Model confidence (mean pLDDT): 81 of 100.
This is a predicted structure of a 71-nucleotide RNA (transfer RNA) from a Longimicrobiales bacterium.

This record gives sequence, structure tokens and C1' cells, in this order.
RNA sequence: UCCCGGGUCGUCCAAUGGCAGGACCGCAGACUUUGGAUCUGCUAAUGGUGGUUCGAAUCCACCCCCGGGAA
Repeated sequence: UCCCGGGUCGUCCAAUGGCAGGACCGCAGACUUUGGAUCUGCUAAUGGUGGUUCGAAUCCACCCCCGGGAA
């Protein structure tokens, strides 16, 4: 330099172009003498800029980052 794949809560994983959801962690409450376990609730995210569309995590272009391959 070129080619391929990927980027979503703190972590892991979902989401026919139509309310971004689940588990773990964390926080609060219930339970318990306390803790743990269990149960309930809450917090928390689409790498960036444009484009297409009534509507984009999803499709397109460029850029950034990560991994693999070629030279």
C1' cells in the first nucleotide's frame, strides 16, 4: 500500500429498515440477627461525519480504531 472481517451499556451477547433488549457487574429495596443466597426494581450503550429513506444499530460513501491475510 492492497484485500477480508469486525466496532452496540463497565463486560458478554441479541435486535425483518419500525419503542435499542437480555445476562453478568453496579446501585436501591424485600428477605435475614448480620453476611451470603434468593426475589423485585433501577442505572447504563449503537466509533465519527455525511447520504438514502416517512423512518437507519441495520443500507451507501469517507474517516478513525481492532483483528486477519497478500506484497
RNAcentral records the identical sequence in 3 taxa.
Lineage of the source: Bacteria > Pseudomonadati > Gemmatimonadota > Longimicrobiia > Longimicrobiales.
Its Rfam family is "tRNA". By type it is a transfer RNA. Rfam links the family to the GO term triplet codon-amino acid adaptor activity.